[in-house]
Molecule: RNase P RNA; transfer RNA
Organism: Actinomycetota bacterium
RNA sequence: UGAGUCGGCCGGACGGUCGCGUCAGCGCAAGCUGCCGAGGAACGUCCGGGCUCCACAGGGCAGGGUGGUCGGUAACACCGACCCGGGGUGACCCGCGGGAAAGUGCCACAGAAAACAGACCGCCGGUACGCCGAAAGGCGCGCCGGUAAGGGUGAAAAGGUGGUGUAAGAGACCACCAGCGGGCUGGGUGACCAGCCCGGCUUGGCAAACCCCACCCGGAGCAAGGUCAGACAGGAAGCGUUCGAGGGCGGCCCGCCCGAGCUUCCGGGUAGACCGCUAGAGGUCGUCGGCAACGGCGAUCGUAGAUGGAUGACCGUCACCGGCCGCUGCCGCAAGGCAUGGCCGGCACAGAACCCGGCGUACAGGUCGACUUAUCCG
RNA sequence: UCGGGGGUGGUGUAAUUGGCAACACAGCUGGUUCUGGUCCAGUCGUUGGGGGUUCGAGUCCUCCCCCCCGAG
Numbered sequence: 001u002g003a004g005u006c007g008g009c010c011g012g013a014c015g016g017u018c019g020c021g022u023c024a025g026c027g028c029a030a031g032c033u034g035c036c037g038a039g040g041a042a043c044g045u046c047c048g049g050g051c052u053c054c055a056c057a058g059g060g061c062a063g064g065g066u067g068g069u070c071g072g073u074a075a076c077a078c079c080g081a082c083c084c085g086g087g088g089u090g091a092c093c094c095g096c097g098g099g100a101a102a103g104u105g106c107c108a109c110a111g112a113a114a115a116c117a118g119a120c121c122g123c124c125g126g127u128a129c130g131c132c133g134a135a136a137g138g139c140g141c142g143c144c145g146g147u148a149a150g151g152g153u154g155a156a157a158a159g160g161u162g163g164u165g166u167a168a169g170a171g172a173c174c175a176c177c178a179g180c181g182g183g184c185u186g187g188g189u190g191a192c193c194a195g196c197c198c199g200g201c202u203u204g205g206c207a208a209a210c211c212c213c214a215c216c217c218g219g220a221g222c223a224a225g226g227u228c229a230g231a232c233a234g235g236a237a238g239c240g241u242u243c244g245a246g247g248g249c250g251g252c253c254c255g256c257c258c259g260a261g262c263u264u265c266c267g268g269g270u271a272g273a274c275c276g277c278u279a280g281a282g283g284u285c286g287u288c289g290g291c292a293a294c295g296g297c298g299a300u301c302g303u304a305g306a307u308g309g310a311u312g313a314c315c316g317u318c319a320c321c322g323g324c325c326g327c328u329g330c331c332g333c334a335a336g337g338c339a340u341g342g343c344c345g346g347c348a349c350a351g352a353a354c355c356c357g358g359c360g361u362a363c364a365g366g367u368c369g370a371c372u373u374a375u376c377c378g
Numbered sequence: 379u380c381g382g383g384g385g386u387g388g389u390g391u392a393a394u395u396g397g398c399a400a401c402a403c404a405g406c407u408g409g410u411u412c413u414g415g416u417c418c419a420g421u422c423g424u425u426g427g428g429g430g431u432u433c434g435a436g437u438c439c440u441c442c443c444c445c446c447c448g449a450g
Stems, first nucleotide, its partner, number of pairs: 001374010012318007020037002023034004039349001043360002046358005051221004058254004063217005068082005083097001084095004098212002103210002105206003120151002122147006129140004159177006178202001180199008225275004234266006246258003282301008320346006328339004379449007388403004397433001405421005426442005
């Protein structure tokens, strides 16, 4: 210098004018003054929790979720470290990563045969017939049988290589290798790794197919829930009051609790205020423990709360990006590059609504750090 | 805030347990006709987007985009 991997940060600044919302102060009022006023994702609402109400949440079935190990956490489908498998020269990245010798199911097309393996060609043995030949025998064609070494099909062909063996062959037998099961030793908290011994010689893939195993999950959601104020007009039918309607309970059963009203139709009224409402698993810094995620301790900070929903617009200067034009300086043979001036345009994604922790997705442009690799120079 | 359903040629719809994506109308070209229509023959064109599982995905899983419906 080129190519690349991983992680972090910023995402306009300052001044002025006008405007909006909460709160505080002043004012009889209109209003005035002052403080504060969106995000890294406030977003999607995909997970997990807090909070509130319902038995401060019970049992079983059904249903849903998670899925290597150890740890972190309030919890998680999140995060960290490690293990195993795969990819990359490498930094590093990816993995819904339990079970296929519990069971069921599927494996199209091609191919002889696709999970109970399987003879199309080939190879080998026997044999009827025909032809050639003096004969030995050879060739052709058919039948019976053996054979999974070779060809060919496929995503996948039932261990691989070499040898013994055989009519030809075959784990039929042997050696080595791969893999499976069992045992022992050593290391590790563990997933797992390393080594040795034995065994039968080999048991395909799919569980993001049903299913099995282990663990987890009660429901609803701030329009939760509560307080206050205000308005009105009742009527009809059905069921029910200890032989219990109905509700908590949103799939079913049990169980527990409340229980005198409930359901449908017709008609009428209201649709206001306040609490919840922002101090919380909070931020920053230091220190200690830990590889890390994170945790302990100490100091310090005050930071939106609307309810048809505020946080914006314009001007000036500067910064950044793009285009056009000009000029000089430097580098270069040149194309061009860097510095510099003027004009024009642009400046993203997106916007709180009970609050947190994550994940995912969107994002003009800028910036920092660590590392890998190739080439050159010293 | 919570819940449910869907997206397949231009339009309306199919596709068994994952196994060659199809039908009708429309469009285009040609023929028939004096011309147009009808009719006949042929042709064009598709799984909302990305990633994954699998030998193989419209179908299974996941993320995103869009549309419709319901409850309070």